[in-house]
Predicted 3D model of an 82-nucleotide RNA (transfer RNA) from Parcubacteria group bacterium GW2011_GWA1_56_13. It matches the Rfam family "tRNA". Rfam links the family to the GO term triplet codon-amino acid adaptor activity. Taxonomically the source falls in Bacteria candidate phyla (Bacteria).
RNA sequence: GCCGUGGUGGCGGAAUUGGUAUACGCGUACGACUCAGAAUCGUAUCCCGCAAGGGUUGAGAGUUCGAAUCUCUCCCACGGCA
Numbered sequence: 001g002c003c004g005u006g007g008u009g010g011c012g013g014a015a016u017u018g019g020u021a022u023a024c025g026c027g028u029a030c031g032a033c034u035c036a037g038a039a040u041c042g043u044a045u046c047c048c049g050c051a052a053g054g055g056u057u058g059a060g061a062g063u064u065c066g067a068a069u070c071u072c073u074c075c076c077a078c079g080g081c082a
Stems, first nucleotide, its partner, number of pairs: 001081007010026003019065001027045006046055003058074005
């Protein structure tokens, strides 16, 4: 230099016909239980906002009524070729 795969809440990881972004698990907070703890169970858990609502999928742009998903440029990680 060329080719391929990937980048989503604090972490792992779904969402693939283009149609509710963050299912599920871990972690965390509070509570229940206990003499006290562990284990277990319940509720909450992306950001802004009193609310209505808005924003958010590595960055930026494009297509579309609608984009994590398709297209383009760039960044980063891993693998292959030279």